[in-house]
C1' cells in the first nucleotide's frame, strides 16, 4: 500500500428473547339453565354476556342471612393472559467498523 470474508479474535447498530414495573382490559364480575346440601350447610356443571382483545373467569379468609324452606349476600387478599410504554442486566441473530491474516 492492496484486498474484503475462509478460520482466529473484538464490535456501533438493527432484530429479537428475559427481569421488574406502569398503563389500559375486566369489575377474576354478572346473566340464565339444570344439580347438590341445610346453621357441623350454603355445592358441582354446562351455555351466554363482558374486552377496539387471544385466553381466563379461581382460590383463601371474615362477617350478616336463611328456624328447615330454596334461595343466598357482603367486604378483604391472592393470579393468569393480550397490547403498549419505561426499567435492567446481558442471552440469540446478523453486522458497519477493524485488529490479525494473506
Nucleotide at each position: 500500500a492492496u484486498a474484503a470474508a475462509a478460520a482466529c479474535a473484538g464490535a456501533a447498530u438493527a432484530u429479537u428473547g428475559c427481569u421488574c414495573u406502569c398503563a389500559u382490559a375486566u369489575a377474576a364480575u354478572c346473566c340464565u339453565g339444570a344439580u347438590a346440601a341445610u346453621a357441623u350447610g350454603g355445592u358441582u356443571c354446562a351455555g351466554g354476556a363482558g374486552u377496539u382483545u387471544c385466553u381466563a373467569c379461581a382460590g383463601g379468609a371474615u362477617a350478616a342471612c336463611c328456624u328447615a324452606a330454596a334461595a343466598u349476600u357482603a367486604u378483604c387478599c391472592u393470579a393468569c393472559u393480550a397490547u403498549g410504554g419505561g426499567u435492567g442486566a446481558g442471552g440469540a441473530u446478523a453486522a458497519a467498523c477493524a485488529g490479525a491474516u494473506a
Source information:
RNAcentral holds the sequence, with entries from Rfam. The RNA shown here (Purine riboswitch aptamer) has 102 nucleotides and comes from Anaerosalibacter massiliensis. It matches the Rfam family "Purine riboswitch aptamer". Gene Ontology term of the family: purine nucleobase biosynthetic process. The literature on the family includes a 2003 paper in Cell by Mandal et al., "Riboswitches Control Fundamental Biochemical Pathways in Bacillus subtilis and Other Bacteria".